[in-house]
This is a predicted structure of a 480-nucleotide part of an RNA (small-subunit ribosomal RNA, 3' major domain) from an uncultured prokaryote. The coordinates come from a structure-prediction model, not an experiment, and the mean pLDDT is 83.

Context: one part of a larger RNA
RNA sequence: UGACGGGGGCCCGCACAAGCGGUGGAGCAUGUGGUUUAAUUCGAAGCAACGCGAAGAACCUUACCAGGACUUGACAUGGGGUCGCCGCAACGAGAGAUCGUAGUUCUCACUUCGGUGAGCGGCUCACACAGGUGCUGCAUGGCUGUCGUCAGCUCGUGUCGUGAGAUGUUGGGUUAAGUCCCGCAACGAGCGCAACCCUUAUCCUUAGUUGUCAUCAGGUAAUGCUGGACCCUCUAGGGAGACUGCCGCGGACAACGCGGAGGAAGGUGAGGACGACGUCAAGUCAUCAUGGCCCUUACGUCCUGGGCUACACACGUGCUACAAUGGCGGGUACAAAGGGCAGCGACACAGCGAUGUGAAGCUAAUCUCCAAAGCCGGUCUCAGUUCGGAUUGUUCUCUGCAACUCGAGUGCAUGAAGUCGGAAUCGCUAGUAAUCGUGGAUCAGCAUGCCACGGUGAAUACGUUCCCGGGCCUUGUACA
Numbered sequence: 001u002g003a004c005g006g007g008g009g010c011c012c013g014c015a016c017a018a019g020c021g022g023u024g025g026a027g028c029a030u031g032u033g034g035u036u037u038a039a040u041u042c043g044a045a046g047c048a049a050c051g052c053g054a055a056g057a058a059c060c061u062u063a064c065c066a067g068g069a070c071u072u073g074a075c076a077u078g079g080g081g082u083c084g085c086c087g088c089a090a091c092g093a094g095a096g097a098u099c100g101u102a103g104u105u106c107u108c109a110c111u112u113c114g115g116u117g118a119g120c121g122g123c124u125c126a127c128a129c130a131g132g133u134g135c136u137g138c139a140u141g142g143c144u145g146u147c148g149u150c151a152g153c154u155c156g157u158g159u160c161g162u163g164a165g166a167u168g169u170u171g172g173g174u175u176a177a178g179u180c181c182c183g184c185a186a187c188g189a190g191c192g193c194a195a196c197c198c199u200u201a202u203c204c205u206u207a208g209u210u211g212u213c214a215u216c217a218g219g220u221a222a223u224g225c226u227g228g229a230c231c232c233u234c235u236a237g238g239g240a241g242a243c244u245g246c247c248g249c250g251g252a253c254a255a256c257g258c259g260g261a262g263g264a265a266g267g268u269g270a271g272g273a274c275g276a277c278g279u280c281a282a283g284u285c286a287u288c289a290u291g292g293c294c295c296u297u298a299c300g301u302c303c304u305g306g307g308c309u310a311c312a313c314a315c316g317u318g319c320u321a322c323a324a325u326g327g328c329g330g331g332u333a334c335a336a337a338g339g340g341c342a343g344c345g346a347c348a349c350a351g352c353g354a355u356g357u358g359a360a361g362c363u364a365a366u367c368u369c370c371a372a373a374g375c376c377g378g379u380c381u382c383a384g385u386u387c388g389g390a391u392u393g394u395u396c397u398c399u400g401c402a403a404c405u406c407g408a409g410u411g412c413a414u415g416a417a418g419u420c421g422g423a424a425u426c427g428c429u430a431g432u433a434a435u436c437g438u439g440g441a442u443c444a445g446c447a448u449g450c451c452a453c454g455g456u457g458a459a460u461a462c463g464u465u466c467c468c469g470g471g472c473c474u475u476g477u478a479c480a
Stems, first nucleotide, its partner, number of pairs: 001480002003477003007474007015464002019428005026320008034311002042053002064306007073129001077128002080125001084123004088103001090101004106119005131295002134293003140289002142284003145280001147278001152191006158167003171182003197272004202240007211230003216227003243266001246260005322421001326380003330376003338369003343362002347358004387418001392413003396409003434456007
């Protein structure tokens, strides 16, 4: 000087407390461990691995296993030898990869229309080489997690100290903040904080189609449907607006705090992006790149089938429930944000339905995908039930060469556990939790996951004694 203390002081955070809803019990989904296996490819490991890499394993993917094949190779560059053959589909064998057969010809020039020559590419032979998801993340780059959006981390000059170092950065206040004020052997500065950026909340202005419809006219069974209009909504360019600016009180007259006015919004308005010096030899050689090591008729490459989907079990994360604030059937209303041409598909018809057939419109503010909880009235009457839907049988549908291993969905039948969950443990402070549906990426098909969107919409916070994590000062130390 740090680090540490079941030392002290001050302060903060859904850290506790106050509340609301969960997990832990059940069934299923999914990831992991373990076990099994020919293989169940590999990585991730307290917080910070475990719905993680994987924004989607039937084949492919695929790295694993079994079997069948290839050896200048599936892919790249280079030159050499050139004996010779080919330029694309068909047929046969085979699980296919491939092998065989008889034929047919890529571009240009010449052509006696038979071919010839050149070029490009391929086969064949030999060589430099290719190739490796093989090892090392403790050789690395890049990227990332984490403490933590915590308020810290440093430097120049000066001063003090023999020196390591100190000072500044401590102190008194204050703040979300090393934020600001005051004081001070310090005076300044940098990286962080804040602001500048994006979205959102109000208004003005410009513009008015594909958007809108107050007024006028026309028309309909009905609808901005039509003429028209741009008031409003909206869209998207520009601007205004919030700054403790104003008033009062408190305070060192300061910084600032409390209250008030006006205002759409008030003291960082709300949300996002943004992550200092560093820590964990944290993670990744399997995104990629890369040093070294290793394989080179195989640890490379191609193919068929299987596996990654196994199942006495254990754990994590979720979904659905256990019901009446509910279930069922009928009627009826209101979003946002996105997507769409190998696509979205209105509408009509067929089907109980998944869906099929035909098909308008739309490269989209134009067409389309397109709501549910809610509301209205009906029924069930507390039961393992008209709760719950696992499991199983069967019938179909769709995607796709192909749904057996191993897809999703539909109808009928079946109707398991489960009556609110031990110890323990998680999230959340407002348009939040809870609850309800919607869209998107990936994607032929496959979503309870992920990312986004809106609808309905709470309770509680006295407070900082305690648990956890963190910041500043101080103290002790046999630690570095």